[in-house]
RNA sequence: GGCCCCGUAGCUCAGUGGGAGAGCGCCCGAUUUUCGAUCGGGUGGCCGCCGGUUCGAUUCCGGCCGUGGGCA
Numbered sequence: 001g002g003c004c005c006c007g008u009a010g011c012u013c014a015g016u017g018g019g020a021g022a023g024c025g026c027c028c029g030a031u032u033u034u035c036g037a038u039c040g041g042g043u044g045g046c047c048g049c050c051g052g053u054u055c056g057a058u059u060c061c062g063g064c065c066g067u068g069g070g071c072a
Stems, first nucleotide, its partner, number of pairs: 001071001003069002006066002010024004018055001025043006048064005
């Protein structure tokens, strides 16, 4: 230098045009002598940034930034 994957909650990830979600974590409660485990409830996101397409974009298109991989 050019190519490919990825970027969504504190962490690991799903979601591929119209409702943003799961597990773990954190908080409260139940149970327990206590802790742990288990059960119930709650908590948490301008979906990396900018622009375009569209009635509507996390999703499609372009550019940029960043992580990783391999090529020269």
Notes:
Predicted 3D model of a 72-nucleotide RNA (transfer RNA) from Streptomyces noursei. Rfam family: tRNA. The family's RNA type in Rfam is transfer RNA. Taxonomically the source falls in Streptomyces (Bacteria, Actinomycetota, Actinomycetes, Kitasatosporales).